[in-house]
RNA sequence: AGGGGAAUGGUGUAAUGGUAACAUGUGGGUCUCCAAAACCUUAGUUGAGGGUUCGAAUCCUUCUUCCCCUG
Numbered sequence: 001a002g003g004g005g006a007a008u009g010g011u012g013u014a015a016u017g018g019u020a021a022c023a024u025g026u027g028g029g030u031c032u033c034c035a036a037a038a039c040c041u042u043a044g045u046u047g048a049g050g051g052u053u054c055g056a057a058u059c060c061u062u063c064u065u066c067c068c069c070u071g
Base pairs, nucleotide, nucleotide: 001070002069003068004067005066006065007064010024011023012022013021018054027041028040029039030038047063048062049061050060051059
């Protein structure tokens, strides 16, 4: 320099263009002499800008960061 891929709660990951979800963790509660475990419950999320669409995490485009390949 060229090509390909990834970015989603604190963390690990789902989501065929139609209400963003699960696990774990955080906070609160039940239970217990206390704690752990278990159970109930709460809050929290689509990297940034633009475009297409009635509707975008999803499609297009630019940028940022990271990974792989070629030279």
Predicted 3D model of a 71-nucleotide RNA (transfer RNA) from an uncultured Eubacteriales bacterium. Rfam family: tRNA. Its family is annotated with triplet codon-amino acid adaptor activity in the Gene Ontology. The sequence was found in a public genome assembly.